SAM riboswitch aptamer (S box leader) from Sporolactobacillus terrae DSM 11697, 108 nucleotides, folded computationally. NCBI's taxonomy places the organism under Bacteria, Bacilli, Caryophanales, Sporolactobacillus, Sporolactobacillus terrae. Rfam family: SAM riboswitch aptamer (S box leader). The family has 457 seed sequences and 9,625 matches in Rfam 15.1. Rfam links the family to the GO term regulation of gene expression. The coordinates come from a structure-prediction model, not an experiment, and the mean pLDDT is 82.
[in-house]
RNA sequence: UGCUUAUCCAGAGAGGCGGAGGGAUUGGCCCUGCGAAGCCUCAGCAACCGACCCACACGUGGCACGGUGCUAAUUCCACAAGCAGAAUACGUUGCUUGAAGAUAAGUC
Numbered sequence: 001u002g003c004u005u006a007u008c009c010a011g012a013g014a015g016g017c018g019g020a021g022g023g024a025u026u027g028g029c030c031c032u033g034c035g036a037a038g039c040c041u042c043a044g045c046a047a048c049c050g051a052c053c054c055a056c057a058c059g060u061g062g063c064a065c066g067g068u069g070c071u072a073a074u075u076c077c078a079c080a081a082g083c084a085g086a087a088u089a090c091g092u093u094g095c096u097u098g099a100a101g102a103u104a105a106g107u108c
Stems, first nucleotide, its partner, number of pairs: 002107007013042005021031003026078003043071003048067003052062002075100001080097006
């Protein structure tokens, strides 16, 4: 890097350095000199994997010690298809499933 499986409407920030971008892409719409990205320190959220405990039809269990991850907005919304409605025009509303993306574990 590719593939497989699972989850993604919840939750969680302060300081220092830095100095203009960021929210994956495209289009919107937002965040941002009342300080973006990035780096460092400490803190927190969560519970994918490991450890430990309980259980033994072997979990929708507990814990938060270790490995990750995360700490604006539903993955911010849409970007493909289907169903239902609205309207007389349609450029729209809702739901469902995909695609794409992110994270974890496994594997080539």